Predicted 3D model of a 479-nucleotide part of an RNA (small-subunit ribosomal RNA, 3' major domain) from an uncultured bacterium. Its mean pLDDT, the model's own confidence on a scale to 100, is 85.
Context: one part of a larger RNA
RNA sequence: UGACGGGGGCCCGCACAAGCGGUGGAGCAUGUGGUUUAAUUCGACGCAACGCGAAGAACCUUACCUAGGCUUGACAUGCACGGGAAAGUCCUCGGAAACGGGGAUUCUCCUUCGGGAUCCGUGCACAGGUGCUGCAUGGCUGUCGUCAGCUCGUGUCGUGAGAUGUUGGGUUAAGUCCCGCAACGAGCGCAACCCCUAUUUCCAGUUGCCAGCGCGUAAAGGCGGGGACUCUGGAGAGACUGCCGGUGCCAAACCGGAGGAAGGUGGGGAUGACGUCAAGUCAUCAUGGUCCUUACGUCUAGGGCUACACACGUGCUACAAUGGCCGGUACAGAGGGUAGCGAACCUGCAAGGGUGAGCCAAUCCCAUAAAGCCGGUCUCAGUGCGGAUUGUCGUCUGCAACUCGACGGCAUGAAGCUGGAAUCGCUAGUAAUCGUGGAUCAGCUACGCCACGGUGAAUACGUUCCCGGGCCUUGCACU
Numbered sequence: 001u002g003a004c005g006g007g008g009g010c011c012c013g014c015a016c017a018a019g020c021g022g023u024g025g026a027g028c029a030u031g032u033g034g035u036u037u038a039a040u041u042c043g044a045c046g047c048a049a050c051g052c053g054a055a056g057a058a059c060c061u062u063a064c065c066u067a068g069g070c071u072u073g074a075c076a077u078g079c080a081c082g083g084g085a086a087a088g089u090c091c092u093c094g095g096a097a098a099c100g101g102g103g104a105u106u107c108u109c110c111u112u113c114g115g116g117a118u119c120c121g122u123g124c125a126c127a128g129g130u131g132c133u134g135c136a137u138g139g140c141u142g143u144c145g146u147c148a149g150c151u152c153g154u155g156u157c158g159u160g161a162g163a164u165g166u167u168g169g170g171u172u173a174a175g176u177c178c179c180g181c182a183a184c185g186a187g188c189g190c191a192a193c194c195c196c197u198a199u200u201u202c203c204a205g206u207u208g209c210c211a212g213c214g215c216g217u218a219a220a221g222g223c224g225g226g227g228a229c230u231c232u233g234g235a236g237a238g239a240c241u242g243c244c245g246g247u248g249c250c251a252a253a254c255c256g257g258a259g260g261a262a263g264g265u266g267g268g269g270a271u272g273a274c275g276u277c278a279a280g281u282c283a284u285c286a287u288g289g290u291c292c293u294u295a296c297g298u299c300u301a302g303g304g305c306u307a308c309a310c311a312c313g314u315g316c317u318a319c320a321a322u323g324g325c326c327g328g329u330a331c332a333g334a335g336g337g338u339a340g341c342g343a344a345c346c347u348g349c350a351a352g353g354g355u356g357a358g359c360c361a362a363u364c365c366c367a368u369a370a371a372g373c374c375g376g377u378c379u380c381a382g383u384g385c386g387g388a389u390u391g392u393c394g395u396c397u398g399c400a401a402c403u404c405g406a407c408g409g410c411a412u413g414a415a416g417c418u419g420g421a422a423u424c425g426c427u428a429g430u431a432a433u434c435g436u437g438g439a440u441c442a443g444c445u446a447c448g449c450c451a452c453g454g455u456g457a458a459u460a461c462g463u464u465c466c467c468g469g470g471c472c473u474u475g476c477a478c479u
Base pairs, nucleotide, nucleotide: 002478004475005474007473008472009471010470011469012468013467015463016462019426020425021424022423023422026317027316028315029314030313031312032311033310034308035307042053043052064303065302066301067300068299069298070297073126077125078124079123080122081121082120083119088105089104090103091102092101093100094099108117109116110115128292129291131290132289133288137286138285139281140280141279142277144275149188150187151186152185153184154183155164156163157162168179169178170177194269195268196267197266199237200236201235202234203233204232205231209226210225213224214223215222240263243257244256245255246254247253319419323378324377325376326375327374328373329372335366336365337364340359341358345354346353347352385416390411391410392409393408394407395406396405432455433454434453435452436451437450438449
């Protein structure tokens, strides 16, 4: 100087408290441990591993196992020699395929006519490795933490390590700003500049809109037309403690008020300082070293990654009446679509099938939003709650659903009556609850993830305590 203290002071954070809803009990889904296995490929392990890499494991993927093949090789470059009926395409035999054997067909391009390009064979250099080392590394990432800190130049002080500045008095979300001060300045961070959103003006008016005028309909911007409105998307305006009062040191600032769509960082996002954890990744990629080279490389088929006495994490569905079921009826936003989305019609109880309009999309389609509201029914029961499991019949995708897909019909109808110790999230359009879309993707084990809107709370006295953090100070046997 730091680090540490069940030392002190000040301060902050859903940290506690005050509330609301969960997890921990049940069934299922999913990840992990363990066990099993020929293999159950590998990595990730307190917070910061465990719906994580994986935004898609039936084959492929695939790295694992078993079996069958290849050895200049599935892939790259170069050299030497040889071949040419080119390469290729098709047929056929063995085979699970890879591969091996046989047959047919075509006869490329350039040319200085030597040959070259392309291809095949042999040989040599070499290729190849998701083998090891993340404790040899780059790059990228997590974390403390969007916490308010981390430093430098010159000067000054100290023998020196160092200190000062950065401490102090106020204030702030903030090392934010003000005042003071042997310091004066500066840099990386903070803030602002960027994007979305909340109000409005102007410009523009199709595929969007329809107030007024006309036509028209069972109804409908359907039509003529219109630019008012909504909206779309460009350019601006607007918020700055700017104004008023009070407090404060005549400061910074804080409290209240006005006006305003919005008020004191308006709300949200992007943005992550110096560093810490020899944190994570050699399996994205790159790369030093090291190891394998008829195999630790490579091709193929089948299997496995989906196993199952068990344990844990994360979720979904429930245990019902603020509910279940039946009928009627209303209102979104954001997305996606040509190997695609697929209307209407027909057909099937349904998943779906047939036919196929329109749409490269403000035009057409996915596409009925659901909770809600209105009416009816059930009447507290393991039930008309709950839907696991199982039987059977089907649909779709795909070469192929046995291992191992999703969905539909009928039947079956398990546990579960609100969950011990413990533990998690959340402060407002939030929690809770309700649906919708997308990426990956043939299909899908998605209840995951990412996004979108609908309905829409309760509570915060306060900082004693638990956890984490910041500043000052003190002790110290650690550095």